[in-house]
RNA sequence: AUGAAUCUGCUGGGAGAGGACCUUCUGAAGAAGGACACCGAAGGAGCAACCGAUCGUUUGGCAGCGAUGAGGGAAACUCUCAGGUAAAAGUACCAGCAGAGGAUG
Numbered sequence: 001a002u003g004a005a006u007c008u009g010c011u012g013g014g015a016g017a018g019g020a021c022c023u024u025c026u027g028a029a030g031a032a033g034g035a036c037a038c039c040g041a042a043g044g045a046g047c048a049a050c051c052g053a054u055c056g057u058u059u060g061g062c063a064g065c066g067a068u069g070a071g072g073g074a075a076a077c078u079c080u081c082a083g084g085u086a087a088a089a090g091u092a093c094c095a096g097c098a099g100a101g102g103a104u105g
Stems, first nucleotide, its partner, number of pairs: 006100008018036001021034005037085003043081001044079003050072002053068005
């Protein structure tokens, strides 16, 4: 001096599904609880191939083949715990800006 992954903040974009019902608080908006019906893109959880350990087989040996299977192992897939089901707010993710960071050259 270049400035990756990752993290934080701001701005813009950003889907889905009950504006439902009952009870309580409340002037109202709204909040809490209950029962049923739904959504998946806060968060969370699960797993394939593959890697890897052991045993057997084969070989001069390595590789290979078969069996078992601890552990590791992805998601926008799955689950629906949590969250959500008019608007508002929020949302994974995308873009831009700023900061931290410090891989790489």